[in-house]
RNA sequence: GGGGGUUUGGUUCAAUGGUAGAACAGCGGUCUCCAAAACCGUUGAUGAGAGUUCGAUUCUUUCAACCCCCGCCA
Numbered sequence: 001g002g003g004g005g006u007u008u009g010g011u012u013c014a015a016u017g018g019u020a021g022a023a024c025a026g027c028g029g030u031c032u033c034c035a036a037a038a039c040c041g042u043u044g045a046u047g048a049g050a051g052u053u054c055g056a057u058u059c060u061u062u063c064a065a066c067c068c069c070c071g072c073c074a
Base pairs, nucleotide, nucleotide: 001070002069003068004067005066006065007064010024011023012022013021018054026042027041028040029039030038047063048062049061050060051059
């Protein structure tokens, strides 16, 4: 330098154009002598920008971070 992949709550993952979800974690409560477990409730996320569209996590594009393959120089 070329090609490919990944990026979504604190963590691990869903969502292929139409309300952003689940589990665990956190917080509050019920229960308990206390705690754990269980149950109920609740907070919190689309890597950054631009474009297409009535509408973008999703399509196009630039950039960033990480991973893989190929090449060049040393």
The prediction has a mean pLDDT of 83. The RNA shown here (transfer RNA) has 74 nucleotides and comes from a Mollicutes bacterium. The same sequence occurs in records of 3 taxa. NCBI's taxonomy places the organism under Bacteria, Bacillati, Mycoplasmatota, Mollicutes. It matches the Rfam family "tRNA". Gene Ontology term of the family: triplet codon-amino acid adaptor activity. It is annotated as a transfer RNA.